Predicted 3D model of a 67-nucleotide RNA (Fluoride riboswitch aptamer (crcB RNA motif)) from a Streptosporangiaceae bacterium. Model confidence (mean pLDDT): 79 of 100. Taxonomically the source falls in Streptosporangiaceae (Bacteria, Bacillati, Actinomycetota, Streptosporangiales).
RNA sequence: AGAUGGGCAGGCGAUGAGGCUCGCCGCUAACCGCGAACUUCGAUUCGCUGAUGGCCUCUACCACGAU
Repeated sequence: AGAUGGGCAGGCGAUGAGGCUCGCCGCUAACCGCGAACUUCGAUUCGCUGAUGGCCUCUACCACGAU
């Protein structure tokens, strides 16, 4: 100096926050849902689901009802 392996800080798991937990990445990274139409394959348009990766709580939003 290089290679390989392990680990830390930190970050991520399609829309906000908190606790526990699981997985991934650890920096040219992990991650960025589904369907249809159209397409110059870059994209664009339309429709649908979900505030969680999982469990729980709060908040926002929507519908209905009561006052």
About this RNA: It was read from a public genome assembly, where an Rfam model found it.